A computed fold for a 76-nucleotide RNA from a Bdellovibrionales bacterium, annotated as transfer RNA. The coordinates come from a structure-prediction model, not an experiment, and the mean pLDDT is 80. It matches the Rfam family "tRNA". By type it is a transfer RNA. Lineage of the source: Bacteria > Pseudomonadati > Bdellovibrionota > Bdellovibrionia > Bdellovibrionales.
RNA sequence: GCUGGGUUGGCUCAAUUGGUAGAGCAGCUGAUUUGUAAUCAGCAGGUUGGGGGUUCAAGUCCCUCACUCAGCACCA
Numbered sequence: 001g002c003u004g005g006g007u008u009g010g011c012u013c014a015a016u017u018g019g020u021a022g023a024g025c026a027g028c029u030g031a032u033u034u035g036u037a038a039u040c041a042g043c044a045g046g047u048u049g050g051g052g053g054u055u056c057a058a059g060u061c062c063c064u065c066a067c068u069c070a071g072c073a074c075c076a
Base pairs, nucleotide, nucleotide: 001072002071003070004069005068006067007066010025011024012023013022019056027043028042029041030040031039049065050064051063052062053061
């Protein structure tokens, strides 16, 4: 340099043909317990990596940039 994949709550990952962004773990509150853990119930937490475009509507489609992973190539 070329090709392909990835980027979504604190972490790990979902999200169908474009149609109201979810789960597990972690956190907080309560119940249970002599107490802790475990268990159960509830709550909170996201401009979906940045920017732009298409559309009535974008996590999803298009362009661009950044970071990251893999493969290939080049140089001495």